The RNA shown here (Bacterial small signal recognition particle RNA) has 98 nucleotides and comes from Nitrospirae bacterium CG1_02_44_142. It matches the Rfam family "Bacterial small signal recognition particle RNA". Rfam links the family to the GO terms signal recognition particle, plasma membrane targeting and SRP-dependent cotranslational protein targeting to membrane, signal sequence recognition. Its mean pLDDT, the model's own confidence on a scale to 100, is 78. It is recorded under the gene name ffs. RNAcentral records the identical sequence in 8 taxa. NCBI's taxonomy places the organism under Bacteria, Pseudomonadati, Nitrospirota.
RNA sequence: GGGACGGCCCUGCGCAGCAGAGGGAUGUGAAUCCCACCAGGUCCGGAAGGAAGCAAUGGUAAGCAUUUACUCUGGGUGCCGCAGCAAGUUGUCCCCUG
Numbered sequence: 001g002g003g004a005c006g007g008c009c010c011u012g013c014g015c016a017g018c019a020g021a022g023g024g025a026u027g028u029g030a031a032u033c034c035c036a037c038c039a040g041g042u043c044c045g046g047a048a049g050g051a052a053g054c055a056a057u058g059g060u061a062a063g064c065a066u067u068u069a070c071u072c073u074g075g076g077u078g079c080c081g082c083a084g085c086a087a088g089u090u091g092u093c094c095c096c097u098g
Base pairs, nucleotide, nucleotide: 001095002094003093004092005091006090007089008088010084011083012082013081014080015078016077018074019073020072021071022070023068024067025066026065027064028063034059035058036057042051043050044049
């Protein structure tokens, strides 16, 4: 110096994990411009009754918080797997040369 077989580096695919977003679940969530039901009181009526409806109560919306055997996206996450290896670097063996 060359060859063979490997390692590292590089690339691709996959897996795991991380982050974000969406969906799902739970909780919370409306003094008034949501719903239901409306004590008291108010109004109509001679009366029987009726009407509107505050507070309270219940249920929800937007939102907020937590969460996730789901989906999508992302990459200087991983000494995880497989494959590709032009070039670089490195290990073992063989050959040639000095």